[in-house]
RNA sequence: CCUUAGAGUUUGAUCCUGGCUCAGAACGAACGCUGGCGGCAGGCCUAACACAUGCAAGUCGAACAGUGUAGCAAUACACAGUGGCGCACGGGUGCGUAACGCGUAGGAAUCUACCUGAUAGUUCGGAAUAACAUAGGGAAACUUAUGCUAAUACCGGAUACGCCCGAAAGGGGAAAGUUUUUUCGCUAUCAGAUGAGCCUGCGUUAGAUUAGCUAGUUGGUGAGGUAAUGGCUCACCAAGGCUACGAUCUAUAGCUGGUCUGAGAGGAUGAUCAGCCACACUGGGACUGAGACACGGCCCAGACUCCUACGGGAGGCAGCAGUGGGGAAUAUUGGACAAUGGGCGAAAGCCUGAUCCAGCCAUGCCGCGUGAGUGAAGAAGGUCUUCGGAUUGUAAAGCUCUUUUGGCGGGGAAGAUGAUGACUGUACCCGCAGAAUAAGCCCCGGCUAACUUCGUGCCAGCAGCCGCGGUAAUACGAAGGGGGCUAGCGUUGUUCGGAAUCACUGGGCGUAAAGCGCGCGCAGGUGGCUUGUUAAGACAGAAGUGAAAGCCUGGGGCUUAACCCCAGAAUUGCUUUUGUGACUGGCGAGCUAGAAUCUGGGAGGGGGUAGCGGAAUACCGAGUGUAGAGGUGAAAUUCGUAGAUAUUCGGUGGAACACCAAUGGCGAAGGCAGCUACCUGGAACAUGAUUGACACUGAGGCGCGAAAGCGUGGGGAGCAAACAGGAUUAGAUACCCUGGUAGUCCACGCUGUAAACGAUGUACAUUGGGUGUCGGUGGGCACAGCCUGCCGGUACCGCAGCUAACGCGUUAAAUGUACCGCCUGGGAAGUACGGUCGCAAGAUUAAAACUCAAAGGAAUUGACGGGGGCCCGCACAAGCGGUGGAGCAUGUGGUUUAAUUCGAAGCAACGCGCAGAACCUUACCAACCCUUGACAUGGGUAUCGUAUCCCGGAGAGAUUCGGGAGUCAGUUCGGCUGGAUACCACACAGGUGCUGCAUGGCUGUCGUCAGCUCGUGUCGUGAGAUGUUGGGUUAAGUCCCGCAACGAGCGCAACCCCUGACUGUAGUUACCAUCGGGUCAUGCCGGGGACUCUACAGUGACCGCCAGUGACAAGCUGGAGGAAGGCGGGGAUGACGUCAAGUCCUCAUGGCCCUUACGGGUUGGGCUACACACGUGCUACAAUGGCGAUAACAAUAGGUAGCUAGCUCGCAAGAGUACGCCAACCCUGGAAAAAUCGUCUCAGUUCAGAUUGUCCUCUGCAACUCGAGGGCAUGAAGGCGGAAUCGCUAGUAAUCGCGGAUCAGCAUGCCGCGGUGAAUACGUUCCCGGGCCUUGUACACACCGCCCGUCACACCAUGGGAGUUGGCUUUACCCGAAGCUGGUGCGCUGACCGUAAGGAGGCAGCCAACCACGGUAGGGUCAAUGAACUGGGGUGAAGUCGUAACAAGGUA
Repeated sequence: CCUUAGAGUUUGAUCCUGGCUCAGAACGAACGCUGGCGGCAGGCCUAACACAUGCAAGUCGAACAGUGUAGCAAUACACAGUGGCGCACGGGUGCGUAACGCGUAGGAAUCUACCUGAUAGUUCGGAAUAACAUAGGGAAACUUAUGCUAAUACCGGAUACGCCCGAAAGGGGAAAGUUUUUUCGCUAUCAGAUGAGCCUGCGUUAGAUUAGCUAGUUGGUGAGGUAAUGGCUCACCAAGGCUACGAUCUAUAGCUGGUCUGAGAGGAUGAUCAGCCACACUGGGACUGAGACACGGCCCAGACUCCUACGGGAGGCAGCAGUGGGGAAUAUUGGACAAUGGGCGAAAGCCUGAUCCAGCCAUGCCGCGUGAGUGAAGAAGGUCUUCGGAUUGUAAAGCUCUUUUGGCGGGGAAGAUGAUGACUGUACCCGCAGAAUAAGCCCCGGCUAACUUCGUGCCAGCAGCCGCGGUAAUACGAAGGGGGCUAGCGUUGUUCGGAAUCACUGGGCGUAAAGCGCGCGCAGGUGGCUUGUUAAGACAGAAGUGAAAGCCUGGGGCUUAACCCCAGAAUUGCUUUUGUGACUGGCGAGCUAGAAUCUGGGAGGGGGUAGCGGAAUACCGAGUGUAGAGGUGAAAUUCGUAGAUAUUCGGUGGAACACCAAUGGCGAAGGCAGCUACCUGGAACAUGAUUGACACUGAGGCGCGAAAGCGUGGGGAGCAAACAGGAUUAGAUACCCUGGUAGUCCACGCUGUAAACGAUGUACAUUGGGUGUCGGUGGGCACAGCCUGCCGGUACCGCAGCUAACGCGUUAAAUGUACCGCCUGGGAAGUACGGUCGCAAGAUUAAAACUCAAAGGAAUUGACGGGGGCCCGCACAAGCGGUGGAGCAUGUGGUUUAAUUCGAAGCAACGCGCAGAACCUUACCAACCCUUGACAUGGGUAUCGUAUCCCGGAGAGAUUCGGGAGUCAGUUCGGCUGGAUACCACACAGGUGCUGCAUGGCUGUCGUCAGCUCGUGUCGUGAGAUGUUGGGUUAAGUCCCGCAACGAGCGCAACCCCUGACUGUAGUUACCAUCGGGUCAUGCCGGGGACUCUACAGUGACCGCCAGUGACAAGCUGGAGGAAGGCGGGGAUGACGUCAAGUCCUCAUGGCCCUUACGGGUUGGGCUACACACGUGCUACAAUGGCGAUAACAAUAGGUAGCUAGCUCGCAAGAGUACGCCAACCCUGGAAAAAUCGUCUCAGUUCAGAUUGUCCUCUGCAACUCGAGGGCAUGAAGGCGGAAUCGCUAGUAAUCGCGGAUCAGCAUGCCGCGGUGAAUACGUUCCCGGGCCUUGUACACACCGCCCGUCACACCAUGGGAGUUGGCUUUACCCGAAGCUGGUGCGCUGACCGUAAGGAGGCAGCCAACCACGGUAGGGUCAAUGAACUGGGGUGAAGUCGUAACAAGGUA
């Protein structure tokens, strides 16, 4: 100085675990769209692939002879060659390298050209050689021979202060000159500086599915070699050296300062700049030199390329440009040595693709601009719209102003201390014109800032995750609008972050992934109390170092910034040194609280061996005895008349040990159970004594280790995999039954795994309690016992605390310590490959590709269960009557059809929409017509003799033609207002067309079931719970009691209507007891208001009273009274919600679709079809009946386009005529069953009435398709109905008739009405439905759920596989280029020695050792590929077979 952010996604919802994904920053980037300027930086990450061309290292004539040019000459200039210095720097690249390579800190046995300092010297001689000349060879590169010549080239002698060798004596070794002079050089030595070599500590990637490696290897002695130490090399000797603190091997990689990210710790990275290293076509080698084993040097081998006259030669861009190639991808064959630096030179100077500049590229960072002000008629246009408007938007235009940038013109630096400027007429300055030259990209469902319209219709497409799209898409495409960033914006890739998701900082392991099955124990880690010492760790101070640059801070310079400069801080590290002595460690001394040992008496299914015992099963023998036994849900297989089962006695054999027995005991775990003996392990308790930290844990290692299984040998009663048979079943390779072999048992070996579980590693310590129980041992007392302690085990409940919750809770999952093991999303997979173990089975160790966005834990609310409990319902049962069989009616399906319009579909569609299809209805079909339309509104024109009605013609009709009748209303008297009609044009009308899954409304259903919720409080992290559960009770969440709940709402009940009793009021059209009148008779009349009734108002019923019961409650049971008694009966009334339930064809309505038609009109047809199937009904099958006759008793309801009396006619349906009634008045209107009398006598009938014939009636424009009714005739099926199934609990069922709506007509349907009027309910086991509580759950679209495996198909990755190919590596052997070294050196040989002969020395040649490449044979390892074939795995809307799991999942 700085300083820690989260979100989406598993669920119906919740909490947790856990992965995936996103928001940030960065880049040597690339791609897409776009692109004005400038500054500063950066620019082959891939093929260390191959390279055309040019350039990148020369210089010195003041070292040398010589040549050339100019000059008369002196001389000047230039130059190939000899010689000197340089070429080991600078520049490039990152192949190799896991290494003293690098980083850091040190060290000793070294060298260092040029440079600096110091000392001393620089003397005398000699022999060659290039150039050159001549003659040759060769295509070329180049080269041979002879001859001449110089030097700072080469050689010898002398000298030696210092120097080197040597113990010493002594010995050894140098030089170059140049210049008129000054100079510049040369030689030796010492020292410095610089640079380089060597050694060491520490640090430096991953893999153990790489565990052992090593023969010059490790050390020593001696020698050689080097500038120098050293196995660096060699000879000899010894047998060492490295490794679990990871050797060896494999893979990958240049290292660092730094860079990116991050709060940090870390993680990733190693472009540009800087330091070091390595490399220079590949491999090897040396030479020269101060320095190289040398990028632009040499030799050899190899590959490649080029030239060639085929004989032979040449080459190495990982220098700068550039080319090809590779690749997503990376620039100019530019200028200059002006600056900085380098080489040479005395210097001038030359060289310098180092460098400085310019060019290209938005590759990055930074800066600037694309205008500023004003401007509302809120212009036009666009878009949306609820049509009002909103928005684009002060935005534009217009007006005023400015001129950065760019353009034009002019001036013009610094970079240069004296000269010299590539950049460059550059930066910068001044002037001029003119808004003029300059904006895009991405996004707008959530995360995540930003919304609408249209198009599309699970298509096209989007997508980072979740996910959008199947006709109303803010998610696709477009547009308008908006948001973000801006000369850029997005995408892709990579890194860090978020990720506490490898957790050092900073995680976990009972159930989510995770404690080894258990113990013993080496190494390792950790370790009690006191004291002394030490100073390794630790702490503090100081010194050295930690290159520069960078980061950070403070200044400064470019107009600012980026950038650059200066200073400081920092560099957390390493080393040295001084100090301290608490803590850890080392060493020493002691202690007893940890640990261990001794002693004592007890407990125990602890282990091993041997022996013994009884019950039971089975078998065998014998007896008694007779027809069955056995087995099951029921059966059968099976056994039995050859005598079973049963029963009695005797015997054999094997296995297991009833009761005791327990929540109990022992053991490390596995595990251990009859009794006795012997051998033996451990633990607990009690008391004292002894040792003196001897301890804890424990990677590897070793041992133990259920069941099953394996081997060898025994044994075999029962049980029982496999197997067989019988059942069950659609099947049944199962569950059940009858048999039955391995095995189970013993001995000895092996295996080494289990839900080996407390799903909880071991050890120690600390932290409230309560209740049992086992073992041991104390104290007290009133002592067969009781009370109360301590230690150790075992179990339950619970405080604090912990936990995601469940739960744990002194036996911790609390709080701490020590050590070990293990985990890091699901699947693939505990699998493959490899290794180890095993006889095998297999065990152990243990991945990846690929795939998914989850997988999972705990708890919550529901739903469900072939889970449980309680309760209810005509749910069953008990009854009565039906349906299912017949005929007919009616609806539906199917079929048919031109059309048979459409809808309704388990309950909850099917006599339903339809309370009534001949036309109409009508929506369907055929044909014929109309097109502003049959209907509405608006404009214009015309008309008011319109409209409308009548007649006639054509036509199936719609329609059309002709004729006639017909004079709208108001009025201010104006065609003024209204109205009507026709025509014209356009807006529009119209649609029973689609979507009920876009909707409103209405309705069904669970269900008239008793439930559904809320506020506040409380509990829970939360979803949620509580209340609403519990004990009673009720028809009821009805009421009472209790209770962390207290209240409240919608439902229940009540309030409403009808009905049942009474009272009051009223009294016509109803009523008639009393009084009067009248009649054959009748409330017929007067009258009455008693009764019935009508219709209004009241009363009445509340468990109110009594008894019992209950808890002193709520209530229940019984009784009294009462018309009615415990809701008196019936109706209306339908909570929150469920079924995307039904209806767009009642109506309304969004969107879509049709518009001379999907609209409108008309005629005819169809909805009425008919092999068939189903539903709902009617009528029957008869005698409780039919028929005939006689003849009682209702209620509801309707009536003027109506009901219709009476009378007449007709057999009848009905017809004619006509009274009354707009109704308590008149009419429909005779109720029927019942009752009485008669007849029929059990039959297809005097039952039943279908069907058919014929004649009629009525309605209606019209009864053919296609109405109802009547008369006569006809007289079918049907004799009570299989499986199955429906209704009903009382004025109910059953049965009987009556009325009404619709309606011209048409009723077995529907809605009502009354008459007659039962049976049965023990009860709640079962079926169905429902309510409450509880339980399980892998369900939540909620069991019509979920879900598993084989098979079939497609695709994907992968294992095995005869092999094949390639790389790396290794062993043995062969070959042995160049080269150095050694040997030889008969050939050659200038300097030196020698008078000479000759010698010394040197060279070629030859030999030897070493060795690159190459070869042969064999191992190891990795990778690629892989025939036939084959293994499993994954993924994939609608395949097959079953139903294994989730509920007791139907066999837990």